[in-house]
RNA sequence: GCCAGCGUAGCUCAGUUGGUAGAGCAGUAGUUUUGUAAACUAUUGGUCACGGGUUCGAAUCCUGUCGCUGGCU
Numbered sequence: 001g002c003c004a005g006c007g008u009a010g011c012u013c014a015g016u017u018g019g020u021a022g023a024g025c026a027g028u029a030g031u032u033u034u035g036u037a038a039a040c041u042a043u044u045g046g047u048c049a050c051g052g053g054u055u056c057g058a059a060u061c062c063u064g065u066c067g068c069u070g071g072c073u
Stems, first nucleotide, its partner, number of pairs: 001072007010025004019056001027043005049065005
C1' cells in the first nucleotide's frame, strides 16, 4: 500500500433481511440474616465510534473519516 471483519449500557454480547434499543454480569434500593456472603424482588445506566446521504421512519441501507483485529504484498 491492498483486502476482509469488528466498533451497541461500567464489562461480555444479542438485535435474522428498515418500524418503541435488549439480555447476562456489575451498580443502587429493599426482603431475609446477629452480621457478611448467597438467594429473591425492584430499579438506574445508551448522542448504537464520528460526519454526511437515502427514506414517512436508520443500530440496520449507501458513503467518507477514525480506532481495533486478521490476511496479502
A computed fold for a 73-nucleotide RNA from Parcubacteria group bacterium GW2011_GWA2_40_23, annotated as transfer RNA.
Rfam family: tRNA. Gene Ontology term of the family: triplet codon-amino acid adaptor activity.
The organism belongs to Bacteria candidate phyla, within Bacteria.
It was read from a public genome assembly.